The RNA shown here (c-di-GMP-I riboswitch aptamer) has 89 nucleotides and comes from a Clostridiales bacterium. Lineage of the source: Bacteria > Bacillati > Bacillota > Clostridia > Eubacteriales. Model confidence (mean pLDDT): 86 of 100.
[in-house]
């Protein structure tokens, strides 16, 4: 520099779920917690996929209901790019 991955050393993140809070909601953000994780590091302006429906819009049995919809969210779905500890080759 290239391929590879944990059996090692130093470690790293942190699922669920509690507590606050922020938001319409998905979810986000702190704190506890640890189910994982060799990228479980960053990127939603790389693709696709899922989630929610304020606002929009159509319908109806119209003080409500139900459906379609992201411009909102997920990187701990994939697949893709950039960055990067160690160990063997």
């Nucleotide at each position: 520099u290239u391929g590879u991955g944990u059996u090692a050393a130093g470690g790293g993140c942190a699922a669920a779920c509690c507590u606050g809070u922020c938001u319409a909601a998905a979810g986000g953000c702190a704190g506890g917690g640890a189910c994982g994780c060799a990228a479980a590091g960053c990127c939603a302006u790389a693709g696709g996929g899922u989630c929610u429906a304020a606002g929009g819009u159509g319908c109806u049995u119209u003080u409500a209901g139900c459906g379609c919809u992201a411009u909102g969210a997920c990187a701990g779905c994939c697949u893709g790019g950039c960055c990067g500890c160690c160990g063997c080759a």